[in-house]
Context: one part of a larger RNA
RNA sequence: CUGGGCGUAAAGGGUGAGUAGGCGGCUAGAUAUGUCAAGUGUGAAAGCCCGGGGCUCAACCUCGGAACUGCGCCUGAAACUAUUUAGCUAGAGUCUCGGAGAGGAUAGUGGAAUUCCAGGUGUAGCGGUGAAAUGCGUAGAUAUCUGGAGGAACACCAGUGGCGAAGGCGACUAUCUGGACGAGUACUGACGCUCAAUCACGAAAGCGUGGGUAGCGAAAGGGAUUAGAUACCCCUGUAGUCCACGCCGUAAACGUUGCACACUAGGUUUCGGAGGAUUCGACCCCUUCGGAGCCCAAGCUAACGCGUUAAGUGUGCCGCCUGAGGACUACGGCCGCAAGGCUAAAACUC
Numbered sequence: 001c002u003g004g005g006c007g008u009a010a011a012g013g014g015u016g017a018g019u020a021g022g023c024g025g026c027u028a029g030a031u032a033u034g035u036c037a038a039g040u041g042u043g044a045a046a047g048c049c050c051g052g053g054g055c056u057c058a059a060c061c062u063c064g065g066a067a068c069u070g071c072g073c074c075u076g077a078a079a080c081u082a083u084u085u086a087g088c089u090a091g092a093g094u095c096u097c098g099g100a101g102a103g104g105a106u107a108g109u110g111g112a113a114u115u116c117c118a119g120g121u122g123u124a125g126c127g128g129u130g131a132a133a134u135g136c137g138u139a140g141a142u143a144u145c146u147g148g149a150g151g152a153a154c155a156c157c158a159g160u161g162g163c164g165a166a167g168g169c170g171a172c173u174a175u176c177u178g179g180a181c182g183a184g185u186a187c188u189g190a191c192g193c194u195c196a197a198u199c200a201c202g203a204a205a206g207c208g209u210g211g212g213u214a215g216c217g218a219a220a221g222g223g224a225u226u227a228g229a230u231a232c233c234c235c236u237g238u239a240g241u242c243c244a245c246g247c248c249g250u251a252a253a254c255g256u257u258g259c260a261c262a263c264u265a266g267g268u269u270u271c272g273g274a275g276g277a278u279u280c281g282a283c284c285c286c287u288u289c290g291g292a293g294c295c296c297a298a299g300c301u302a303a304c305g306c307g308u309u310a311a312g313u314g315u316g317c318c319g320c321c322u323g324a325g326g327a328c329u330a331c332g333g334c335c336g337c338a339a340g341g342c343u344a345a346a347a348c349u350c
Stems, first nucleotide, its partner, number of pairs: 003322004007304002012318001014201004021194003025088007034080001035077003039073004049065006091191001092188003095184004103177007110154001115149007125136002162169002206247006215241002220236004258317006266295011299306002323350003332343004
């Protein structure tokens, strides 16, 4: 190199947009890039291979043939490929109407609860645990009532439910805004798929500047437990959690399953739409499109399991793997304020 693979054994990039590149629908014509065929030139000799011959055999030598799978020229073929011309509508997109949704951003509003503050009632405990203690309380706590302040999160609805590319999104209202879906079938006419590089987004924690801080709570202090207890339990409690702007760029970023398209039995539940039948109308019922689940035929799989949401049957493109450890490391480079991130070995051991 020819390979074999990537749900769980090593292996799908965290996700998207998209450049180069790769690949690409139907019909007809032209050309002849790839492709195919005939001829011709060349492809030194030796060697290899085949058939003879010569050294007594062999090695060795020698003759002939074949081969040299390649390249050039010329003639031809036109299915496929390519280029080009003319068209098409099944891919893709646009348009009209319609309903669904925690999709995103900004501003405002609301109630429950916790805490704190002020006041009233009231008196000896409260709190906490396996049991306690630290802690709080006669300077009047806990409990209860009234009023106020402030921050954070939105019970029920809530669902194997919905939306989003992923991360993720859940009180209400308004404004701005993205996408998907159904019906119609009016328009464009292959405008497509994938995507190295690149760019953008990217939970939590963490970082910078400024604010905010109710509850919770790394660190820290104390009380317990224990042989010890740098823990688990309890009482406090700082960063942080929240907001604005800017970084970081990682996760069991998981469906541990890349994206797109086509094909291959069904059953059942559910979400969003459309049509039909029926009905006074609706539900139920039938058909159909798009999602989300469960159970299974064929098939696949080492098994587990997957099974029209494929891990089945195929095609295109990208990423990745190649024994374990060393090593999500060192060195170098790039990025970052830092923490660190990305890329990524070897010696050596088994």